RNA sequence: CAACCAUCCGGAGCGGCUGAGAGACCUGGCUCGUCGACGUCGCAGCAACCCCCCGCACCGCGGGCGCGGGUGCUACUGCCAGGACCGAUGGAGG
Numbered sequence: 001c002a003a004c005c006a007u008c009c010g011g012a013g014c015g016g017c018u019g020a021g022a023g024a025c026c027u028g029g030c031u032c033g034u035c036g037a038c039g040u041c042g043c044a045g046c047a048a049c050c051c052c053c054c055g056c057a058c059c060g061c062g063g064g065c066g067c068g069g070g071u072g073c074u075a076c077u078g079c080c081a082g083g084a085c086c087g088a089u090g091g092a093g094g
Stems, first nucleotide, its partner, number of pairs: 001094001004091005013043005021032003025083005044074003049070003052064005078086001
């Protein structure tokens, strides 16, 4: 980088720095934001995709744990409706 599989109405915030836009993109709405949003760093937390543990009729399926490892996530249903070869995250390969 392109293709494949699964998931996306549940859950979980404080502090330092920064300083004007932000909620992916387009249109329309709604919302957050100088009482400091977004971002970033630290700490804390949530969850359970993979590792891991148990079972089985074992290319896989079902169940379990959150002590530990790899990610992810912590306003609003992926904020809402419509659109688009839509997007995000994880997994296993190329």
Background:
A computed fold for a 94-nucleotide RNA from Blastococcus sp. TF02A-35, annotated as SAM riboswitch aptamer (S box leader). The sequence was found by an Rfam model in a public genome assembly. The prediction has a mean pLDDT of 87.